[in-house]
RNA sequence: AGAGUUUGAUCCUGGCUCAGAUUGAACGCUGGCGGCAUGCCUUACACAUGCAAGUCGAACGGCAGCACGGGAGCAAUCCUGGUGGCGAGUGGCGAACGGGUGAGUAACAUAUCGGAACGUGCCCAGUGAUGCGGGAUAGCCCGGCGAAAGCCGGAUUAAUACCGCAUACGACCUACGGGUGAAAGCAGGGGAUCGCAAGACCUUGCGUCAUUGGAGCGGCCGAUAUCAGAUUAGCUUGUUGGUGGGGUAAAAGCCUACCAAGGCGACGAUCUGUAGCUGGUCUGAGAGGACGACCAGCCACACUGGGACUGAGACACGGCCCAGACUCCUACGGGAGGCAGCAGUGGGGAAUUUUGGACAAUGGGCGCAAGCCUGAUCCAGCCAUGCCGCGUGCGGGAAGAAGGCCUUCGGGUUGUAAACCGCUUUUGUCAGGGAAGAAACGGUUCGAGCUAAUAUCUCGAACUAAUGACGGUACCUGAAGAAUAAGCACCGGCUAACUACGUGCCAGCAGCCGCGGUAAUACGUAGGGUGCAAGCGUUAAUCGGAAUUACUGGGCGUAAAGCGUGCGCAGGCGGUCAUGCAAGACAGAUGUGAAAUCCCCGGGCUCAACCUGGGAACUGCAUUUGUGACUGCAUGACUUGAGUACGGUAGAGGGGGAUGGAAUUCCGCGUGUAGCAGUGAAAUGCGUAGAUAUGCGGAGGAACACCGAUGGCGAAGGCAAUCCCCUGGACCUGUACUGACGCUCAUGCACGAAAGCGUGGGGAGCAAACAGGAUUAGAUACCCUGGUAGUCCACGCCCUAAACGAUGUCAACUGGUUGUUGGGAGGGUUUCUUCUCAGUAACGAAGCUAACGCGUGAAGUUGACCGCCUGGGGAGUACGGCCGCAAGGUUGAAACUCAAAGGAAUUGACGGGGACCCGCACAAGCGGUGGAUGAUGUGGUUUAAUUCGAUGCAACGCGAAAAACCUUACCUGGGCUUGACAUGCUGGGAUUAGUUCCAGGAAACUGGAGCGAUUACCUUCGGGCGUAACCAGCACAGGUGCUGCAUGGCUGUCGUCAGCUCGUGUCGUGAGAUGUUGGGUUAAGUCCCGCAACGAGCGCAACCCUUACCAUUAGUUGCCAUCAUUCAGUUGGGCACUCUAAUGGAACUGCCGGUGUCAAACCGGAGGAAGGUGAGGAUGACGUCAAGUCCUCAUGGCCUUUAUGCCCAGGGCUACACACGUACUACAAUGGUCGGGACAGAGGGCAGCAAGCUCGCGAGAGCAAGCAAACCCCUUAAACCCGAUCCCAGUUCGGAUUGGAGUCUGCAACUCGACACCAUGAAGUCGGAAUCGCUAGUAAUCGCGGAUCAGCAGGCCGCGGUGAAUACGUUCUCGGGCCUUGUACACACCGCCCGUCACACCAUGAGAGUCGAUUGCACCAGAAGUCGUUGAGCUAAUCCCCUUUAAAAGGGAAAGCAGACGCCUAAGGUGUGGUUGG
Repeated sequence: AGAGUUUGAUCCUGGCUCAGAUUGAACGCUGGCGGCAUGCCUUACACAUGCAAGUCGAACGGCAGCACGGGAGCAAUCCUGGUGGCGAGUGGCGAACGGGUGAGUAACAUAUCGGAACGUGCCCAGUGAUGCGGGAUAGCCCGGCGAAAGCCGGAUUAAUACCGCAUACGACCUACGGGUGAAAGCAGGGGAUCGCAAGACCUUGCGUCAUUGGAGCGGCCGAUAUCAGAUUAGCUUGUUGGUGGGGUAAAAGCCUACCAAGGCGACGAUCUGUAGCUGGUCUGAGAGGACGACCAGCCACACUGGGACUGAGACACGGCCCAGACUCCUACGGGAGGCAGCAGUGGGGAAUUUUGGACAAUGGGCGCAAGCCUGAUCCAGCCAUGCCGCGUGCGGGAAGAAGGCCUUCGGGUUGUAAACCGCUUUUGUCAGGGAAGAAACGGUUCGAGCUAAUAUCUCGAACUAAUGACGGUACCUGAAGAAUAAGCACCGGCUAACUACGUGCCAGCAGCCGCGGUAAUACGUAGGGUGCAAGCGUUAAUCGGAAUUACUGGGCGUAAAGCGUGCGCAGGCGGUCAUGCAAGACAGAUGUGAAAUCCCCGGGCUCAACCUGGGAACUGCAUUUGUGACUGCAUGACUUGAGUACGGUAGAGGGGGAUGGAAUUCCGCGUGUAGCAGUGAAAUGCGUAGAUAUGCGGAGGAACACCGAUGGCGAAGGCAAUCCCCUGGACCUGUACUGACGCUCAUGCACGAAAGCGUGGGGAGCAAACAGGAUUAGAUACCCUGGUAGUCCACGCCCUAAACGAUGUCAACUGGUUGUUGGGAGGGUUUCUUCUCAGUAACGAAGCUAACGCGUGAAGUUGACCGCCUGGGGAGUACGGCCGCAAGGUUGAAACUCAAAGGAAUUGACGGGGACCCGCACAAGCGGUGGAUGAUGUGGUUUAAUUCGAUGCAACGCGAAAAACCUUACCUGGGCUUGACAUGCUGGGAUUAGUUCCAGGAAACUGGAGCGAUUACCUUCGGGCGUAACCAGCACAGGUGCUGCAUGGCUGUCGUCAGCUCGUGUCGUGAGAUGUUGGGUUAAGUCCCGCAACGAGCGCAACCCUUACCAUUAGUUGCCAUCAUUCAGUUGGGCACUCUAAUGGAACUGCCGGUGUCAAACCGGAGGAAGGUGAGGAUGACGUCAAGUCCUCAUGGCCUUUAUGCCCAGGGCUACACACGUACUACAAUGGUCGGGACAGAGGGCAGCAAGCUCGCGAGAGCAAGCAAACCCCUUAAACCCGAUCCCAGUUCGGAUUGGAGUCUGCAACUCGACACCAUGAAGUCGGAAUCGCUAGUAAUCGCGGAUCAGCAGGCCGCGGUGAAUACGUUCUCGGGCCUUGUACACACCGCCCGUCACACCAUGAGAGUCGAUUGCACCAGAAGUCGUUGAGCUAAUCCCCUUUAAAAGGGAAAGCAGACGCCUAAGGUGUGGUUGG
């Protein structure tokens, strides 16, 4: 740091996905050790059990239990608070800390920075005190009630409990005269003095009271910051402020009465949803984004809701009261409880630990202290949950072992890996040693302080006893011994790592693209490999990549995106000069920014993680000082921005009124007669009741030809006859004036085509709807005839358009050229020309852009402001709000779903797009097919089987150049199993090759009996050892079984069409383009010219074969002119000719004329056997059709192996209602039949062709010469010519079919051959729609030969004979080529793709309803409790008054209390709304 994915390919836009880091995680597989951390994220769900807050006897009365001492008693035992101590109780302090949780809370809750009107136990410093009295009460004892919890009564008692008096340095109140208010003692020690003693007294320590100050802590107030929703826009009545009163520790509507009517809100109030906040954590280059476990600070809560009490502090987690829900006990009368403390249980959940040890350390509470308490804390236990570290050995070791896997069978790989040899011992095991964490306090001694004191007490120093949960742990030493220790994921691309087998769109995989349909590197397994490693993967989640919300750092012509247009308040931004201020800004200083964390430098655990010291940092906030460039504010000035006046100009700018002519239609009258109208063609329609046409007159509505334009005007929509009235804006020139008055603009306001709506008019033409006629398979359309709303006017709505330049407005700057509109200036003047301002067009520099394109009228370079976009679909839909009479508009989601959707350009393909060109493509012709019979092939059907393949052109007389058996692959039946055929091995093996015979059988075959040539080596001649055939067994053979979509080879086709490419260069970001396009020309990308191209290759052409002419050579089997000869080139002779077959020549637009660009070339001509590739053939570019063939052959893989192989007999491939293709024969007189007579070429022949003779009507048979061929034979060619006959008919045409009797081939002609003779004599009289071939020696017509082959040819392949017609031309059909254009196609139009309908399912809206949650309002009723009122009842001390002679006693008052009442109020109830969920 990027990558994959839209396309045939490209560039861009744009989403989706991946690689990284991280986690309080979970799950799967696996698991050796240690250190350090973390560990209910879910039900703030419910909790059994134990523990988590006590302590003080130096505050007190005392003594239940324990120990000791004393006394009594013989003893049992009893007495004794005397001592150590101490249950319960009174009293003090603590219990408000520590620990837990995050439900609530969007605010004064937190964070940062400030503030003033407060409180404060313990602690520190200071000042002043600590005097004298009093009455109770718990405990204990007695009695009573209750199941219990607990309670009541009586008697008695203490205090540092309670109360009074005195005193008052401070303090508080005050009318400045004064007034008010306090305390408590306890312990240790002691020289004098007093006392019987206790003690007084003195002193020390602790405590108490009053008060001042401090520290720390707490309460309160303010500023700033702190999530989302506007489909939440208005909220508020104690509400905002004031005054009086109350209230609090303290400011304050905190509360109350009255007065005023304020306060908050687009800088987001109110409402709704969500959420503890922060230091920080994770990520990131940063800015940011997400989070708020552990640790630390703050807040809130403690079963739910409400409330106060006590206290320095609480409205109190382990306190109280009440209400509610739940649980437990109960004797049914009543009671008890609150783990969100530590463990633990149930439940929930994917998921989170031990009912452990210790107060040794640190800290806390109490205490003078010793000490006690402490689930705070320190430790241990569990869990790979995370981070860090270590180990599972190290070195040698090639026969590259065995085994596994793969294999081209050679080998490769696992792999120095193992074995084996040597070494080491971390860890683990065993044994021994063994810490630090511990020092205070205590004791002794000394010194100092206090003191009358050498007591006591306090402080300091030295010495010293004791104290460890962890734990016999860390660590150290020794012993034995490689011993105790490796997995997980992945291996198609992204992304490091490949093979085999299995499976066969199945099973499965998958983060994205996508794999799997018989050869899967993608599924599963194995081998191998890659990555990480005591872990590895998966899932979930956050950030990153994502510049994919863009502050840093994006966009809006066509990809998503400029509001339809203007005006304009708020807001944002704002020209030049000067002065002042100092809000912003900048700089310095100060305070703060807790610690921890992060970073840097050190230190400590063997290292690291971890811990720790110091520094830096904490980018912030506040205060203060300074600066004055810039922004701002204030003041003054300026003219260039903006505006005004004066002078001109153009204009379909807007509104109203008036007028006009042409045309359509209608009406009236006239002329006139049969049609008119309409269309591709028609029909509906109009017309003899007189249309159309034509003349005249009239009515009415709408629109304004020509001018007219790339023209003009307007903000846009839009605006067009002429004239008049009213009116807005623009432009130009010069002068004067105002003096920044400006630009943009959320909300708002106005305008806003067409259609539509409402009311009233109007209505000629046109014309949705509708009707009819056509078209069509249908035609709810296109076409035609009619025709209503509407179109027009007035007024009022609607408010949307591809309202487009798909381009917001304003301003500045940045090369040009050409036209045009409206002004101005100059020159020349007859037209013209130069400059300038404002518009409107075309082309283009730079620049920009993905490209297309834009380009002074920007999409260039900048500034200001507004609007809008963030993948496609769902959807501009639903719900809600607002607007509208309605139609509808505006604002505007989600669920679900896809991996794309899209822009521009490229190459193709396609088009019932265009231009050009070619082809028997059409046309012009000739002959056919399609109709008939039969033949042949195919489909279909049938069958035991009718073997298989070929299927538009490019399958169908095709593979098959020969299915009676064979062929043959199919069917039925019979038989064989190392096999019909090949090679090798083991054992047996001379009965061998060959051949004869018998039995069964359809044969194959099975069973049996004979004859029998023949042998390498050794040999003792007995044989041994081997070996061919054969037998037995093993490897294997065999397969026309499957896959032509695994293949080779071969072939068809487009197409013998003229195309297909490459190198270098150039252009383009790129795919690509150029070249190959253009102008000509050609059969041709053939050639020429031009050209950012220049060259080249495969194709074309030529080279090859045949044919046409000539020459040379050669002359038998060929030929015969001259000479002989014969019936005959028969023979002699000859090689001139023909011919044969070899070599050469010849034709090249070479020559002439014309046209053409001085070209290529074309046209015409000459000569020539042949003339413009002379004719024919062979030859088939890059490629297309997954075209055809596994049944020619070859071949991978799969399948089969007593069968899917092999052999045999018979059958089938020859079936037959039917359909199609191909070719035959015909339908006749251009003919049939009969008789006579001519002329070929090319082939074939020994298992052959066969002359000739004889026989047969004939097919043919018998005998048989010649010929392995220019020699002999097939071999009489036929059409043709001559003559005769038939006379237009189902015939003397036509020959199917059938009967009879034959020939030939062959083992065999029944299924199922060909031919011949006699007889029979079907359909058929030239063929519908449609369709095929052919352009010259061609079509047509006529026969001949060959391959295959025993036989069978109408097919196929060749050969010659006779021998035409027509082509104006390229409009149309088909196919093809080149250029261009459109495209949403690229499997490429046989493409792509839209909608309805049917069924199932998913998500959502609506919905009669139903069940919750939350909240507003109104009302009912109202616990506990504070406060207030009352208080006939109750009350010891204290105080006052009265009665009493006094005391005692009694009564009353004050003060307090029970009770009652009132306000407020929780839970509850009723009713009615809102929001929201199922």
Predicted 3D model of a 1478-nucleotide RNA (small-subunit ribosomal RNA) from a metagenome. The RNAcentral record of the sequence draws on SILVA. Model confidence (mean pLDDT): 85 of 100.